The prediction has a mean pLDDT of 81. A computed fold for a 77-nucleotide RNA from an Actinomycetota bacterium, annotated as transfer RNA. Its Rfam family is "tRNA". The family's RNA type in Rfam is transfer RNA. The RNAcentral record of the sequence draws on ENA and MGnify.
[in-house]
RNA sequence: GGGCCCGUAGCUCAGUUGGUUAGAGCGCACGGCUGAUAACCGUGAGGUCGUUGGUUCGAAUCCAACCGGGCCCACCA
Numbered sequence: 001g002g003g004c005c006c007g008u009a010g011c012u013c014a015g016u017u018g019g020u021u022a023g024a025g026c027g028c029a030c031g032g033c034u035g036a037u038a039a040c041c042g043u044g045a046g047g048u049c050g051u052u053g054g055u056u057c058g059a060a061u062c063c064a065a066c067c068g069g070g071c072c073c074a075c076c077a
Base pairs, nucleotide, nucleotide: 001073002072003071004070005069006068007067010026011025012024013023019057028044029043030042031041032040050066051065052064053063054062
């Protein structure tokens, strides 16, 4: 330098034939249960979907550039 994949909640991820409100598990907070703790049950908080721009009536989803991570190839020495 070239190609491919990934980036969504604190963590692991789902959602990508564009459309109803952005979700799950774990974790966290509060409450219940218990003599108490764990487990279990209930409720809740937490996201401008990596950044910017574009297409569209409408973008997590499509396009481009850039940022970060991973893999392969090439080049130099």